[in-house]
RNA sequence: GGGCCGGUGGUCUAGUGGCUAUGACAUCGCCUUGACGUGGCGGGAAUCGCAGGUUCGAAUCCUGCCCGGCCCA
Numbered sequence: 001g002g003g004c005c006g007g008u009g010g011u012c013u014a015g016u017g018g019c020u021a022u023g024a025c026a027u028c029g030c031c032u033u034g035a036c037g038u039g040g041c042g043g044g045a046a047u048c049g050c051a052g053g054u055u056c057g058a059a060u061c062c063u064g065c066c067c068g069g070c071c072c073a
Stems, first nucleotide, its partner, number of pairs: 001072007010025003018056001027043005049065005
């Protein structure tokens, strides 16, 4: 330098054009316990790597760039 894959709450992850962006873990509150843990109920937290484009509408499609991984030279 070229090709492919990926980037979404604190972490991992689902979502491949349209309804309030999904779930688990973590975290916070309440219940339960003598207490801790387990368990139950509930809450907060991401506008989706950045910029632009297409569209009535973009996490999703297109272009460029950034970061990570693999392969080729």
Overview: Transfer RNA from a Candidatus Aenigmatarchaeota archaeon, 73 nucleotides, folded computationally. Its Rfam family is "tRNA". The source organism's lineage runs through Archaea, Nanobdellati and Candidatus Aenigmatarchaeota.